[in-house]
RNA sequence: CGAGGCGGACGGGUGGCCGCUCCGUCUCCGCUAUGGAGGCGGGGAGGAAAGUCCGGGCUCCGCAGAGCAGGGCGCUGGGUAACGCCCAGUCGGGGUGACCCGAAGGAAAGUGCCACAGAAAUGACACCGCCGGCUCGUUGGGGCCGGUAAGGGUGAAAUGGUGGGGUAAGAGCCCACCGGCGGCCGGGUGACCGGUCGGCCAGGCAAACCCCGCCCGGAGCAAGACCAAAUAGGAGGGCGCUCGUAGGCUGCUCGCCAAGCCCUCGGGUUUCGGUCGCUAGAGGCGCCGGGUAACCGGCGUCCAAGAUAGAUGGCCACCGCCCCUCAGGGGUACAGAACCCGGCUUACAGUCCGCUCUCGACCC
Repeated sequence: CGAGGCGGACGGGUGGCCGCUCCGUCUCCGCUAUGGAGGCGGGGAGGAAAGUCCGGGCUCCGCAGAGCAGGGCGCUGGGUAACGCCCAGUCGGGGUGACCCGAAGGAAAGUGCCACAGAAAUGACACCGCCGGCUCGUUGGGGCCGGUAAGGGUGAAAUGGUGGGGUAAGAGCCCACCGGCGGCCGGGUGACCGGUCGGCCAGGCAAACCCCGCCCGGAGCAAGACCAAAUAGGAGGGCGCUCGUAGGCUGCUCGCCAAGCCCUCGGGUUUCGGUCGCUAGAGGCGCCGGGUAACCGGCGUCCAAGAUAGAUGGCCACCGCCCCUCAGGGGUACAGAACCCGGCUUACAGUCCGCUCUCGACCC
């Protein structure tokens, strides 16, 4: 200097004019209703607000239980309110490397699949071959029997791999090294790692069904609570009333609870009334301590939108940044709260910062 890897930040600013909304306070009006008008002060979209994929807080179901079904996770340890998330590590895969990815328990509990090709796809009857014996033949060569799976072929995959010895030719038949499996010893909380011994050597797929381990009530802010207004405290029927209905506890069973529940007809309210829920929190920021880290603890400090047919804006000027054909012109991303929070995933023009990180080239 170039190319990468990892981490972080911004993604618009200033001024003027006009406009909207919330909170606090003051003044006025007033039919006192949940009101109206105005002045002053303060606040007003995000890193993803998105997707609705997970986990919760909160609310209701009487704020009870067990089992089955169903669903989720799946290496180990830790973090967290919790999680399918995060951190650290182990193993495996990719990369020269920094690093990145993993759908990472079990195939010897059972069932199932491995198309086509190939002789053959699980315990594999050998296609071409190699060797030995017998035999036929003028040559080439053929037939039968036995041995064989090293070579060739097919395939994603052919029953461990490479090399050597040995053999009639071959084969873990033997040996060395490697791989798998098993025993023993050592290290580690553990997943695992290292050493040593042993010829023990029957694949893959569970992101196939399944088995094993752990976890899970349901519904959801249109949850729910209160107020106002109006009506007919209506009529009929069925099943029940502590011996349990057709009710409730997501589906089923058991069990528990309850005195009511269900159906039909008819009436009132709703141009879809109002208030709360609705923003002070598993909160933000700074410092200190512990921890490899995620994170935890302590001290101090701050209050950052609460709309409801849905506010947070419009215009002008200058600037910042980027590009170009450079008096000038053009562009400025993804995108908008609706109860709130912790994650994951997806989208994003352009710019900046850091690293005791990696590789390459050059110079000293």